[in-house]
RNA sequence: GUGACUGUGGUAUAAAGGUUAUUACCUCAGAUUGUGGCUCUGAAGAUACGGGUUCGAUUCCCGUCAGUCACC
Numbered sequence: 001g002u003g004a005c006u007g008u009g010g011u012a013u014a015a016a017g018g019u020u021a022u023u024a025c026c027u028c029a030g031a032u033u034g035u036g037g038c039u040c041u042g043a044a045g046a047u048a049c050g051g052g053u054u055c056g057a058u059u060c061c062c063g064u065c066a067g068u069c070a071c072c
Stems, first nucleotide, its partner, number of pairs: 001071007010025003018055001027043005048064005
């Protein structure tokens, strides 16, 4: 340089055009316990960025950025 794939809470993941973006770990608060741990309940926290299509976009299209892989 060329081509392909990926980008979602702090971490890992689900969504397959539609109703509050899912779940687990972590964090915080509470319950339980003589204390701690385990367990239970609750809360906070996210769609890489910019456009387009659509009544409606995490999802489809285009570009940018970052990463991974292959070829050279």